Predicted 3D model of a 74-nucleotide RNA (transfer RNA) from a bacterium.
């Protein structure tokens, strides 16, 4: 340098154009239970989805460019 893949709450991840502008698990916080801790139960906060542009009535989801990460071929 060529080709291909990926980029969503603190972490891992669901999502495959409208059915909630974002669900779940772990972690965190609050309360309950317990002599205490752990565990268990209930609840809360936390992502406008890497950035910009485009297509569309409508985009995390399609297209383009850039940035970052990875695979592979030199």
């Nucleotide at each position: 340098g060529g080709u291909c893949c990926c980029g969503u709450c603190g972490u891992c991840u669901a999502g495959c154009g409208g059915c909630c502008a974002a669900g779940g698990a772990c972690a965190u916080c609050u309360g309950g239970u317990u002599u205490u801790c752990a565990g268990c139960c209930a609840g809360a906060g936390a992502a406008u989805c890497u950035g910009g542009g485009g297509u569309u009535c409508g985009a995390a989801u399609c297209c383009c460019c850039a940035c970052g990460g990875g695979a592979u071929c030199a």
Background:
Its mean pLDDT, the model's own confidence on a scale to 100, is 80. It matches the Rfam family "tRNA".